[in-house]
RNA sequence: AGAGCUGAUCAGACGACCGCUGUUGCCCUUCGGGUGGUGGAGGAAAGUCCGGGCUCCUGAGGUCAGGAUGCCAGGUAACGCCUGGGGGGCGCGAGCCCACGGAAAGUGCAGCAGAAAGGAAACCGCCCAGCUUUUGGCUGGGUAAGGGUGAAAAGGUGCGGUAAGAGCGCACCGCGCGGCUGGCAACAGGCGUGGCGAUGGUAAACCCCAUCCGGAGCAAGACCAAAUAGGGAUCCGUAAGCCGAGACCUCCGGCGGAUCCGGGUAGGUCGCUACAGGCGGUCGGUGACGGCCGUCGCAGAUGAAUGGUCGUCCUAGACAGAACCCGGCUUAUCGACCAGCUCUAUUA
Numbered sequence: 001a002g003a004g005c006u007g008a009u010c011a012g013a014c015g016a017c018c019g020c021u022g023u024u025g026c027c028c029u030u031c032g033g034g035u036g037g038u039g040g041a042g043g044a045a046a047g048u049c050c051g052g053g054c055u056c057c058u059g060a061g062g063u064c065a066g067g068a069u070g071c072c073a074g075g076u077a078a079c080g081c082c083u084g085g086g087g088g089g090c091g092c093g094a095g096c097c098c099a100c101g102g103a104a105a106g107u108g109c110a111g112c113a114g115a116a117a118g119g120a121a122a123c124c125g126c127c128c129a130g131c132u133u134u135u136g137g138c139u140g141g142g143u144a145a146g147g148g149u150g151a152a153a154a155g156g157u158g159c160g161g162u163a164a165g166a167g168c169g170c171a172c173c174g175c176g177c178g179g180c181u182g183g184c185a186a187c188a189g190g191c192g193u194g195g196c197g198a199u200g201g202u203a204a205a206c207c208c209c210a211u212c213c214g215g216a217g218c219a220a221g222a223c224c225a226a227a228u229a230g231g232g233a234u235c236c237g238u239a240a241g242c243c244g245a246g247a248c249c250u251c252c253g254g255c256g257g258a259u260c261c262g263g264g265u266a267g268g269u270c271g272c273u274a275c276a277g278g279c280g281g282u283c284g285g286u287g288a289c290g291g292c293c294g295u296c297g298c299a300g301a302u303g304a305a306u307g308g309u310c311g312u313c314c315u316a317g318a319c320a321g322a323a324c325c326c327g328g329c330u331u332a333u334c335g336a337c338c339a340g341c342u343c344u345a346u347u348a
Base pairs, nucleotide, nucleotide: 001344002343003342004341005340006339007338009336010335012313013312014311015310016309017308018307020040021039022038023037024036025035026034027033028032042319046330047329049328050327051326052325053324054217055216056215057214066213067212068211069210070209071085072084073083074082075081086100087098088097089096090095101208102207106206107205108202109201123147124146125143126142127141128140129139130138131137132136155173156172157171158170159169160168174196175194176193177192178191180189181188182187221270222269223268224267231261232260233259234258235257236256241255242254243253244252275297277296278295279294280293281292282291283290284289314317
């Protein structure tokens, strides 16, 4: 200098004028205004994909069903998130990616090609024997080393061995089983042992195993509370009339009035933003994170505010707008800048 990797930060700046909204001081006070101060979107506020807080529901607890997760250890309120580690894959490397339990519990599935596709299989080839019309052919048998098919052909490579071959024998690698060593563990290393027709593949196929999960969601939910209509209780009245399933008489009840009570609608208030909070320091930890100390107050609307115009400057400004809150993941994003690291080339 070029090419990259990882992590972190910012998200046009300044000024003037006119607005909107929360809050607060003062004033008018008609309870709503005026005026001054002060606060007013994000790293993703998004997708609503996970996890939790909070609230209500079921008298309580559990099971089944269903769903999610799936190497190990840790972090956390919790997680499908994060950190560290193991194993596998990619990259020269910094580093990146992985649903990474079980296929000797059972069931299912496997197109095409191929002789044969699951406790399989001789198409060509190789070897042996017999026959024969003898550089060949036919029949029977052996053979999975070679060729061919396939995603996959029943361990791999080499040496020995053999008629040719073959774990048939041996060495190394792989695999199974049993100890040992290191590690909390996943796992790694090594020893012994079994020739390996034991155990082919597929579980984001059914399934099995382990762990976790009750449902609905702030339009949750709680409180105050008109008018009108209706409900309940008590008291008054029953003069007349009507009703109380044939008629008449008496009593009773209802239709009437007054007072009180409760539910609930409109409307209003709370929930609502102070917090698993931000920043700084220190201590523990490889780290995620945790403990302690100090400091800060940082949107809260409900037809729903956070905007508009102008000026100056520059690198010419991307994606995008809170609606109960928080922790994550994912997706979108013009660019700027910082820290650590890798590779290549050159110079010293």

Bacterial RNase P class A from uncultured Luminiphilus sp., 348 nucleotides, folded computationally. Rfam family: Bacterial RNase P class A. Its family is annotated with tRNA processing, ribonuclease P activity and dimeric ribonuclease P complex in the Gene Ontology. The family's RNA type in Rfam is ribozyme.